RNA sequence: UUCAGAAAACGGCAAAACCAUCGAAAGGUGGCGACGCAAAGUCUCCGGUCUAAAGGGCGAAAGCCUCACGAUAGCGGGACCGCCGGA
Numbered sequence: 001u002u003c004a005g006a007a008a009a010c011g012g013c014a015a016a017a018c019c020a021u022c023g024a025a026a027g028g029u030g031g032c033g034a035c036g037c038a039a040a041g042u043c044u045c046c047g048g049u050c051u052a053a054a055g056g057g058c059g060a061a062a063g064c065c066u067c068a069c070g071a072u073a074g075c076g077g078g079a080c081c082g083c084c085g086g087a
Base pairs, nucleotide, nucleotide: 002087003086005084012037013036018031019030020029021028022027035074041080042079043078045077046076047075048072049071050070055066056065057064058063
């Protein structure tokens, strides 16, 4: 430096539920809690998925349709960085 993660060590992160809080929502953050994770470390560049406030359209109204500039890195790919032992 590259490859793969069989066994192991020091350790790390923390799903759902519940509580608080922010948000229109999806969802985020903190607490509690462990389903899992060898990148479940960082970044929305690409694809997917979720939401649809503002905007646009329809409607007498209630409301319906559309749309990402919102969200997801624990959906996949990619980029960058990193622990342990092995080859």